[in-house]
Molecule: transfer RNA
Organism: Polyangia bacterium
RNA sequence: GCGGCCAUAGCUCAGCUGGAUAGAGCACCGGCCUACGAAGCCGGGGGUCCCAUGUUCGAAUCAUGGUGGCCGCG
Numbered sequence: 001g002c003g004g005c006c007a008u009a010g011c012u013c014a015g016c017u018g019g020a021u022a023g024a025g026c027a028c029c030g031g032c033c034u035a036c037g038a039a040g041c042c043g044g045g046g047g048u049c050c051c052a053u054g055u056u057c058g059a060a061u062c063a064u065g066g067u068g069g070c071c072g073c074g
Base pairs, nucleotide, nucleotide: 001073002072003071004070005069006068007067010026011025012024013023019057028044029043030042031041032040050066051065052064053063054062
């Protein structure tokens, strides 16, 4: 230098045939339970979906360009 893959909540990820309130598990907070904890049960907060631009009535999802990470080739 070239090519491929990845980037969504604090963490690990799903969603990627564009359709609308953006989700799960764990973690965190509150309650119940318990002598107190753990476990269990109930509820709750938390994300401008890496950035910018474009396409579209509508974009996490498509296109282009960046940024970062991993792998391969030279």